Predicted 3D model of RNase P RNA and transfer RNA as a complex of 483 nucleotides.
Rfam match: Bacterial RNase P class A. It is annotated as a ribozyme.
Model confidence (mean pLDDT): 77 of 100.
RNA sequence: GCAGCGAGACAGACAAUCGUCCGCCGAAGCGGCUCGCAAGAGCCGCGAAGGCGGGAGGAAAGUCCGAACUCCGGAGGGCAGUGCGCCGGGUAACGCCCGGUCGGGGCAACUCGAAGGAAAGUGGCACAGAAAACAUACCGCCGCGCCGAUGCUCGAAAGGGCGCCGGCAGGUAAGGGUGAAAAGGUGCGGUAAGAGCGCACCGCGCCGGUGGCAACAUCGGUGGCAGGCAAAACCCCGCACGGAGCAAGACCAAAUAGGGAGACGCUUUAGGACGGCCCGUCCGAAGUCUCCGGGUCGGUCGCUUGAGUUCGUCAGCAAUGACGAGCCUAGAGGAAUGAUUGUCGUCUUCGGUCGCCCGCAAGGGCGAGCGGGGAAACAGAAUUCGGCUUACGGCUCGCUGCGAAG
RNA sequence: GUCCCCGUAGCUCAGUUGGAUAGAGCAACCGCCUCCUAAGCGGUAGGCCGGCAGUUCAAGUCUGCCCGGGGACGCCA
Numbered sequence: 001g002c003a004g005c006g007a008g009a010c011a012g013a014c015a016a017u018c019g020u021c022c023g024c025c026g027a028a029g030c031g032g033c034u035c036g037c038a039a040g041a042g043c044c045g046c047g048a049a050g051g052c053g054g055g056a057g058g059a060a061a062g063u064c065c066g067a068a069c070u071c072c073g074g075a076g077g078g079c080a081g082u083g084c085g086c087c088g089g090g091u092a093a094c095g096c097c098c099g100g101u102c103g104g105g106g107c108a109a110c111u112c113g114a115a116g117g118a119a120a121g122u123g124g125c126a127c128a129g130a131a132a133a134c135a136u137a138c139c140g141c142c143g144c145g146c147c148g149a150u151g152c153u154c155g156a157a158a159g160g161g162c163g164c165c166g167g168c169a170g171g172u173a174a175g176g177g178u179g180a181a182a183a184g185g186u187g188c189g190g191u192a193a194g195a196g197c198g199c200a201c202c203g204c205g206c207c208g209g210u211g212g213c214a215a216c217a218u219c220g221g222u223g224g225c226a227g228g229c230a231a232a233a234c235c236c237c238g239c240a241c242g243g244a245g246c247a248a249g250a251c252c253a254a255a256u257a258g259g260g261a262g263a264c265g266c267u268u269u270a271g272g273a274c275g276g277c278c279c280g281u282c283c284g285a286a287g288u289c290u291c292c293g294g295g296u297c298g299g300u301c302g303c304u305u306g307a308g309u310u311c312g313u314c315a316g317c318a319a320u321g322a323c324g325a326g327c328c329u330a331g332a333g334g335a336a337u338g339a340u341u342g343u344c345g346u347c348u349u350c351g352g353u354c355g356c357c358c359g360c361a362a363g364g365g366c367g368a369g370c371g372g373g374g375a376a377a378c379a380g381a382a383u384u385c386g387g388c389u390u391a392c393g394g395c396u397c398g399c400u401g402c403g404a405a406g
Numbered sequence: 407g408u409c410c411c412c413g414u415a416g417c418u419c420a421g422u423u424g425g426a427u428a429g430a431g432c433a434a435c436c437g438c439c440u441c442c443u444a445a446g447c448g449g450u451a452g453g454c455c456g457g458c459a460g461u462u463c464a465a466g467u468c469u470g471c472c473c474g475g476g477g478a479c480g481c482c483a
Base pairs, nucleotide, nucleotide: 001402002401003400004399005398006397007396008395010393012344013343014342015341016340017339018338020055021054022053023052024051025050029046030045031044032043033042034041035040057378061389062388064387065386066385067384068383069245070244071243072242081241082240083239084238085237086100087099088098089097090096101115102113103112104111105110116236117235121234122233124229125228138176139175140172141171142170145168146167147166148165150163151162152161153160154159184202185201186200187199188198189197203225204223205222206221207220208219209218210217211216249301250300251299252298259292260291261290262289263288264287271283272282273281274280308327309326310325311324312323313322314321315320346375347374348373349372350371351370353368354367355366356365357364358363407479408478409477410476411475412474413473416432417431418430419429425463434450435449436448437447438446456472457471458470459469460468
């Protein structure tokens, strides 16, 4: 220098002007209470102008997990359902974090993994293939046994030996072929041909020793091998979980309408009860007044002091925890935190200047400072925390590999 | 703000224990019929199943993360 890996902090700074949300002060004014015969005085509250102070993030985002908080439900337990799943630790909790184990990737720094059980059961494995899980046999190999035909040979003969051809029963799973995947792999022996059939090594299962809290590692013995893949198929085992969500929920409380109670009204009058009908009595209606309670508009609380944060010490490999000291850091509700200008800083580009180097030259490279122009990402709190994921800018530090020079 | 649902051809939809060349109707295009059009009949083309990863031999289908679209909500009755 190039390529890469990991970690950390930041999110331009300052000033001026204008604007915005919240808090405090303020006191023109308004309201209430007390005192006073009154004029008025005192206190409290609200407050225009004005002043002072504070005002987004690492992700405020997605709303994907876990909680706090609130209401509803609930004696307790189970089923169902959902989620998680190597081991140990951290935490209020988690599907998060840290450390380790095993497995995958990378030359390496390092990184990735929803990583229990397929030997409880049910089901699946398209096409192809003999066979996709009870094993089985298409081509091939063999054919030790049997049948037929036949050559050579031994023998006097009966018969025997060696061989070849065709077929049958049968053996085999080495090879070919199919497939994503084929019933442990490689080699030697062995055999009619073969095969864990035997042996060595590797893999696998079981048993034991050693190390480790454990996952697991390692060593020794033992078994010829049983148990293909998939549980992000159903499922089994273990663990956890009641539901809803700040538009939760609580309080104050208009106008109008409607509800309840009481009083008046009850006269011409709707209706009902008593009665066959009338009178009569009672109920009752429209209407007026008073009172009560509920909700809506609206307002207040919840609402920011909290599993908070900074520094230091200690424990721990770390995540994190303990202790001590310090700090208070937005709380809006159609929703504030902004805009303009100037100076400086960073990066980049253009122009010319100076210095050094290479080159005969034209020219090129490096560095310094000057002037002009340009750029600066993703993104905006909405009850509050802990995480994850996604989006995104430049900077610093450490490490790895390769190359060059000293 | 909180909580749900959906995404397959130009449009409306099927697609089930994961195995197809992903189908149907309408629309489009071509041909037949007709004097012409419509209707009718026959045929053709058109899809990387919203995107990216993962699981699996294999993903439209299962899982995760994004993108886009739609819906519901308070109080009383």